[in-house]
Molecule: c-di-GMP-I riboswitch aptamer
Organism: Syntrophomonadaceae bacterium
RNA sequence: AAACGAUAAAGGCAACUUUUCCGAAAGGAAAGCGCGCAAAGCCAUGGGUCUACAGUUUGGAAACGAACCAGGAUCGCCAGGCUGCCGAA
Numbered sequence: 001a002a003a004c005g006a007u008a009a010a011g012g013c014a015a016c017u018u019u020u021c022c023g024a025a026a027g028g029a030a031a032g033c034g035c036g037c038a039a040a041g042c043c044a045u046g047g048g049u050c051u052a053c054a055g056u057u058u059g060g061a062a063a064c065g066a067a068c069c070a071g072g073a074u075c076g077c078c079a080g081g082c083u084g085c086c087g088a089a
Base pairs, nucleotide, nucleotide: 004087005086012037013036017032018031019030020029021028022027035076041082042081043080045079046078047077048074049073050072055068056067057066058065059064
């Protein structure tokens, strides 16, 4: 020590899944669980990925269907920004 990350110490978070709730959905929240994580802390800024309510186009008499599309989501997909515990090599 804002580099670096150990069979260290003190801790932290919590995948999947179960129950309940919110949401059109993706997904999110609370409690339990614990896959794992040195930022698996926070931020949607740039990409990627997911969903398609609304909207547009289209088929149809209609019901309904198809295509496109984030304004929605994901920080435990990557990058970036901000902040943080400890101190072996």